[in-house]
This record gives sequence, C1' cells and structure tokens, in this order.
RNA sequence: GGGAGAUUAGUUUAGUGGUAAAACAGGGAUCUCCAAAAUCUCUGACGGGGGUUCGAUUCCUCCAUCUCCCG
Repeated sequence: GGGAGAUUAGUUUAGUGGUAAAACAGGGAUCUCCAAAAUCUCUGACGGGGGUUCGAUUCCUCCAUCUCCCG
C1' cells in the first nucleotide's frame, strides 16, 4: 500500500427495516441471630458523521479503533 471482518449495558453475547433481548456484574427487598445461597425487583447500551427510507442497531458511504490475510 491492497483486501476481508468486527464495533450493541461495566463484561460476554442475541437481535438483518417497525417496542433493543438475555446472562453475569451492580443497587434494593424477602428469607436469616448474622452472613452466604436462593427468590423477587430496579438501573444501565446500538463507536462518530452523512445518505436512502414513512421508519435504520439493521441498507449505502466516509471517518475512528481493533483483528486477520496479501505484498
């Protein structure tokens, strides 16, 4: 320099055009003499810009970061 892929909650992953889902982690409650465990509940996210569309996490494009391949 060329090519491919990835970016969603604190972490790990779903979600391929119409309400963003779950597990763990965190807060609260119940239980307990206390704690742990268990159960219930709450909080919290689409990397950034632009475009297409009635509607974008999803499609297109540019940028950023990371991974891999070629040279």

Predicted 3D model of a 71-nucleotide RNA (transfer RNA) from a Candidatus Tayloriibacteriota bacterium. Its Rfam family is "tRNA". Lineage of the source: Bacteria > Bacteria candidate phyla > Candidatus Tayloriibacteriota. The prediction has a mean pLDDT of 83.